[in-house]
Context: one part of a larger RNA
RNA sequence: CUGGGCGUAAAGGGUGCGUAGGUGGUCUUGUACGUCGGGUGUGAAAUCUCACCGCUUAACGGUGAAACUGCAUUCGAAACUGCGAGACUGGAGUGCAGGAGAGGAGAGCGGAAUUCUUGGUGUAGCGGUGAAAUGCGUUGAUAUCAAGAGGAACGCCGGCGGCGAAGGCGGCUCUCUGGAAUGCAACUGACACUGAGGCACGAAAGCUGGGGAAGCAAACAGGAUUAGAUACCCUGGUAGUCCCAGCCCUAAACGGUGUACACUUGUCGUGGGAGGUAUCGAUCCCUCCCGUGACGGAGCUAACGCGUUAAGUGUACCGCCUGGGGAGUACGGUCGCAAGAUUAAAACUC
Numbered sequence: 001c002u003g004g005g006c007g008u009a010a011a012g013g014g015u016g017c018g019u020a021g022g023u024g025g026u027c028u029u030g031u032a033c034g035u036c037g038g039g040u041g042u043g044a045a046a047u048c049u050c051a052c053c054g055c056u057u058a059a060c061g062g063u064g065a066a067a068c069u070g071c072a073u074u075c076g077a078a079a080c081u082g083c084g085a086g087a088c089u090g091g092a093g094u095g096c097a098g099g100a101g102a103g104g105a106g107a108g109c110g111g112a113a114u115u116c117u118u119g120g121u122g123u124a125g126c127g128g129u130g131a132a133a134u135g136c137g138u139u140g141a142u143a144u145c146a147a148g149a150g151g152a153a154c155g156c157c158g159g160c161g162g163c164g165a166a167g168g169c170g171g172c173u174c175u176c177u178g179g180a181a182u183g184c185a186a187c188u189g190a191c192a193c194u195g196a197g198g199c200a201c202g203a204a205a206g207c208u209g210g211g212g213a214a215g216c217a218a219a220c221a222g223g224a225u226u227a228g229a230u231a232c233c234c235u236g237g238u239a240g241u242c243c244c245a246g247c248c249c250u251a252a253a254c255g256g257u258g259u260a261c262a263c264u265u266g267u268c269g270u271g272g273g274a275g276g277u278a279u280c281g282a283u284c285c286c287u288c289c290c291g292u293g294a295c296g297g298a299g300c301u302a303a304c305g306c307g308u309u310a311a312g313u314g315u316a317c318c319g320c321c322u323g324g325g326g327a328g329u330a331c332g333g334u335c336g337c338a339a340g341a342u343u344a345a346a347a348c349u350c
C1' cells in the first nucleotide's frame, strides 16, 4: 500500500456553513473521452510454460510451439460513464395559508426569598454539630413588626415535554430576528449530496480593561476530628460567580454511534400540523406527515445489546485507527497577553 475496521476492544472531527475535489434523478438525440470487439505492426535473444530429442539419469543442453497479459495504428459497436443539444418533475428550492415552540438579540417591568440599613416591641441568649468549639450578643443579638437599599436567581406550571447545528435555552411584556413542521400544488427545472484547506459558532474554568458585588465560594484564617489531618464537618472569607468590551477554543463538547439518501415485520405512549365520520359545537374515534420515547421481529453483533430515530440491507463523500508504555510528551512550526491550545515523533522498554 492493499485489506480489515471505528456504540463498549485502537479508532467519528465539539458543531455548522462552504471552496477545490469526489459523486449525482427521468426521457430523447448526437458524439465517441472512458468502455467493448476485429485487423495490422511491434512486443530482441535468453528466462518461464508445453511437446519432442541428446549426454546411462538428473542438473544441463538442443529443436519447435505457446506466451510476452503491453504499446501504436486502423476498422467497427453505442448499452453504460463522460461531453454537446433539447425536454420532464419525483430530488432541491421559491410562493401562499393558518398553527406550535425555555430558538437568538435588545429594552422595560414583577413577586417570593437571602443579606444589609433605620425605627418599634422585647430580653439573654443565638448560632452550629455526631458531640463541640471558633463566631455573634447587655454598645441590646436571635425572634418579631414596619419602612428602605441592593444584587443575583426565576417557585408552582414543569412533563424520560418543547426549541436549537452543536455549545445550550425556563418569571412577565414589548421591539427586532433565525429555523423547522403541516396544508395547498401556483412557480423554477437537477439548481443536488458530501466536503481536504478555509470561515463562523463553541459549557465551565481562565486572562485583559472598565463597572457591580446580595448570596455562594477556590485560595486563605480560625475551630473541631485525628497518631497526623496541608481533608471530609463548623465559623469566617478573597478572587471568581453578575454586566459591558475583547481574548482563550478546551470537556465523559456523550447517543461514547460523521453527514445525506433509499429500502426492510410489529405493539404501546407522547409533542406539532392537516384531513375524515358522527355532532350545533366541544370532544371521542379513524387516517396521513413531521418530531420524541418504551418494548420487541427478521437481520446484525465477540457478547452486551441495536432493532424503520439501526449497530439491519445498500449507495455517495469526509474524518479517524493499526500492540502496551514512553506520550498526546520532546523538538520545530502555527496561534495566544498569559495560562496554554494545535500539529506531532524517536531512542528505550515490555
Stems, first nucleotide, its partner, number of pairs: 004321003007304002012318001014201004021194003025088007034080001035077008049065006091191001092188003095184003103177007110154001115149007125136002162169002206247006215241002220236004258317006266295011278283001299306002323350003332343004